[in-house]
RNA sequence: AUCUCGAAAAGGCAAACCCGCUGAAAAGCGGGGACGCAAAGCCUGCAGCCUACAGCCGUCCGCGGCCAUGGCGGUGCAGCUUCCGAA
Numbered sequence: 001a002u003c004u005c006g007a008a009a010a011g012g013c014a015a016a017c018c019c020g021c022u023g024a025a026a027a028g029c030g031g032g033g034a035c036g037c038a039a040a041g042c043c044u045g046c047a048g049c050c051u052a053c054a055g056c057c058g059u060c061c062g063c064g065g066c067c068a069u070g071g072c073g074g075u076g077c078a079g080c081u082u083c084c085g086a087a
Stems, first nucleotide, its partner, number of pairs: 006084001012037002017032006035074001041080002045077003048072003055066004
């Protein structure tokens, strides 16, 4: 110096919930708030999960089913970057 690992230290992020806004919804953004997180930093390549405006089919005209081009990075794998230094 690098890799693995994760004691300590300095910090970081921010679940649920509440308020406001956007959206058909899932969900996202901002503020508050902390359940937790050693990548809970970035990124949708693959898978998985969520939603169904529009579209298609059906309909007892009430709705029902299918469907991602929408979404989830705090679902997994992959890719990129990265603070500290005990065993």
Description: A computed fold for an 87-nucleotide RNA from a Clostridiales bacterium, annotated as c-di-GMP-I riboswitch aptamer. The coordinates come from a structure-prediction model, not an experiment, and the mean pLDDT is 89. It was read from a public genome assembly, where an Rfam model found it. It matches the Rfam family "c-di-GMP-I riboswitch aptamer". Rfam's curators write: GEMM was predicted in a large-scale screen for bacterial structured RNA regulatory elements.